The prediction has a mean pLDDT of 82. This is a predicted structure of a 71-nucleotide RNA (transfer RNA) from Lasiosphaeria miniovina. Its Rfam family is "tRNA". By type it is a transfer RNA. RNAcentral holds the sequence, with entries from ENA and Rfam.

RNA sequence: UCGGGUACGGUGUAACGGUAACAUCAGUGACUCUCACUCACUAGCCCCGGGUUCGAUUCCCGGUAUCCGAA
Numbered sequence: 001u002c003g004g005g006u007a008c009g010g011u012g013u014a015a016c017g018g019u020a021a022c023a024u025c026a027g028u029g030a031c032u033c034u035c036a037c038u039c040a041c042u043a044g045c046c047c048c049g050g051g052u053u054c055g056a057u058u059c060c061c062g063g064u065a066u067c068c069g070a071a
Base pairs, nucleotide, nucleotide: 001070002069003068004067005066006065007064010024011023012022013021018054026042027041028040029039030038047063048062049061050060051059
């Protein structure tokens, strides 16, 4: 310098254009003499900027970060 992949709650990961989900963590409640376990509920997220579309995490373009390869 060129080519390709990845970017989503605190963490690890789903979601092939239609209200973003699961596990874990955190908080509250139930249970218990108390704690733990268990059960129920709650809070918290699409890397950034544009475009296409009635509608974008998803498709397109640019940027940033990171990983792999080539030279």